A computed fold for a 74-nucleotide RNA from a Candidatus Woesearchaeota archaeon, annotated as transfer RNA.
The sequence was found in a public genome assembly.
The source organism's lineage runs through Archaea, Nanobdellati and Candidatus Woesearchaeota.
Its mean pLDDT, the model's own confidence on a scale to 100, is 81.
Its Rfam family is "tRNA". Rfam links the family to the GO term triplet codon-amino acid adaptor activity.

RNA sequence: GCCGCAGUAGCUCAGUCGGUUAGAGCGACGGUUUCGUAAACCGUAGGUCGGGAGUUCAAUUCUCCCCUCCGGCU
Numbered sequence: 001g002c003c004g005c006a007g008u009a010g011c012u013c014a015g016u017c018g019g020u021u022a023g024a025g026c027g028a029c030g031g032u033u034u035c036g037u038a039a040a041c042c043g044u045a046g047g048u049c050g051g052g053a054g055u056u057c058a059a060u061u062c063u064c065c066c067c068u069c070c071g072g073c074u
Stems, first nucleotide, its partner, number of pairs: 001073004006068002010026004019057001028044005050066005
C1' cells in the first nucleotide's frame, strides 16, 4: 500500500434486506428478605448506535470519506 471483519449502555453482545418509544445478560445504585453478608426477587439510572457528509418524508440500518481494533496479502 491492497483486501476482508468488527465498532451499539461501565463490560460481553443481540438487533435491523429503512418506519411506533434501541434491547438482553453481567455490573452499578435503591428496596424487599436476613442477626448480618451473599444469593434470590422487585425497581431505577446509564446510549450523539466510532466521527463527518450524502440519499430519503424518514437512517443504528443504504452510499461515500475518515478514525480505531483484529485478520490476510505484498